[in-house]
RNA sequence: AGGACGGGCUGAGGGAUCGCCGCCGGGAGUCCGCAGGGCUCGCCGGACGGAGGAAAGUCCGAGCUCCGCAAGGCAGGGUGCCGGGUAACGCCCGGGCGCCGUGAGGCGACGGAAAGUGCCGCAGAGAGCAGACCGCCGAUGGUCCCCCAAAGGGACACAGGCAAGGGUGAAAGGGUGCGGUAAGAGCGCACCGGGCCGCUGGCAACAGGGGUCGCACGGCAAACCCCACCCGGAGCAAGGCCAAAUAGGGGACCAGGGGCCGCCUGCCCCGUACGAGUCCCGGGUAGGCCGCUCGAGGUCCGGAGCGAUCCGGAUCCCAGACAAAUGAUCCCGCCCCGCCCCGGCGGGACACAGAACUCGGCUUAUGAUGCCCGUCCUCCUG
Numbered sequence: 001a002g003g004a005c006g007g008g009c010u011g012a013g014g015g016a017u018c019g020c021c022g023c024c025g026g027g028a029g030u031c032c033g034c035a036g037g038g039c040u041c042g043c044c045g046g047a048c049g050g051a052g053g054a055a056a057g058u059c060c061g062a063g064c065u066c067c068g069c070a071a072g073g074c075a076g077g078g079u080g081c082c083g084g085g086u087a088a089c090g091c092c093c094g095g096g097c098g099c100c101g102u103g104a105g106g107c108g109a110c111g112g113a114a115a116g117u118g119c120c121g122c123a124g125a126g127a128g129c130a131g132a133c134c135g136c137c138g139a140u141g142g143u144c145c146c147c148c149a150a151a152g153g154g155a156c157a158c159a160g161g162c163a164a165g166g167g168u169g170a171a172a173g174g175g176u177g178c179g180g181u182a183a184g185a186g187c188g189c190a191c192c193g194g195g196c197c198g199c200u201g202g203c204a205a206c207a208g209g210g211g212u213c214g215c216a217c218g219g220c221a222a223a224c225c226c227c228a229c230c231c232g233g234a235g236c237a238a239g240g241c242c243a244a245a246u247a248g249g250g251g252a253c254c255a256g257g258g259g260c261c262g263c264c265u266g267c268c269c270c271g272u273a274c275g276a277g278u279c280c281c282g283g284g285u286a287g288g289c290c291g292c293u294c295g296a297g298g299u300c301c302g303g304a305g306c307g308a309u310c311c312g313g314a315u316c317c318c319a320g321a322c323a324a325a326u327g328a329u330c331c332c333g334c335c336c337c338g339c340c341c342c343g344g345c346g347g348g349a350c351a352c353a354g355a356a357c358u359c360g361g362c363u364u365a366u367g368a369u370g371c372c373c374g375u376c377c378u379c380c381u382g
Stems, first nucleotide, its partner, number of pairs: 001378009013332006020050003023046004027041006052352001056363002059361005064235004076231005081095005096110001097108004111226002116224002118220003133166002135162003140159002142156005174192006193215001194213004199208003239290004249281005254275001256270005297316008335348006
């Protein structure tokens, strides 16, 4: 200098005007149990707050709420190398192993195939207690020839032997090499791989090394299954409180007063007698309120740890709407392009998206320009 890898930060700046939601203060109306409080308002003021890194997908994990629940089991679902972090997780960190990359680094559902069952398409001779298409051999046996015969040699490829080489396939019953043989073969040996048993290091996954066994155990569990661990259900339209109008339900009540006359009886007068009657209760609806935003919270500093993260201190309060606010216009600036005599003019770009109970993750989308840190490879120069 060029190329590449990993991580972090940032989602755009300044100002003016008008508006919207919330909050605070005031005012008006209305209601109540009236020094007070509730509700409403298209009234006023305010120097206060007002979307995101993903608010998204709703894919995981929680808080919270209601319902269910003695423990345990069955069914069903999920997770799956080891250790750590966390409220928890399928997340994160560190490590191991495997694969890829020259490397920085990247990717991995990565328990069990010696419990059982099942599957292995096409091709191929044979796909699992395997197999012989081409091929190699034909030692042994057979037939024939060289010879009358024996011995010896040769031919055939008939019986038979083999699995080295070729071929098929994702995969062919360890691999490479030497020996061996008729040809071959763990048949023998060495190394590698593998099984079993100790040892050493490590919390562990695992690694290293030793002994032993010629090698048994092909692959698939994102097939059933087995093993270990985890999981009750529904969700803020959860759930709670207040509560009309109308309709409907239940309950209670509905006759007395006066005079003769102080009391009993009797008589007289007035009033009333089941009604669309009076009162009360409870459930639901409209509507309103709570839940509702102070929280596993943000910022800064210090400490522990490789790290995820944790501990301590200081400080801050940062949207809570309900058909649902967070907007519009203008000016300047940033960035890019063009022009001009170097700071002016003109034009352009500015994404993805958008709260709805709240957190922790993952995934996906994302413009103009980016900024910072660390690392690797190649080349050049000293």

Notes: A computed fold for a 382-nucleotide RNA from a Longimicrobiales bacterium, annotated as Bacterial RNase P class A. Its Rfam family is "Bacterial RNase P class A". Rfam classes the family as a ribozyme.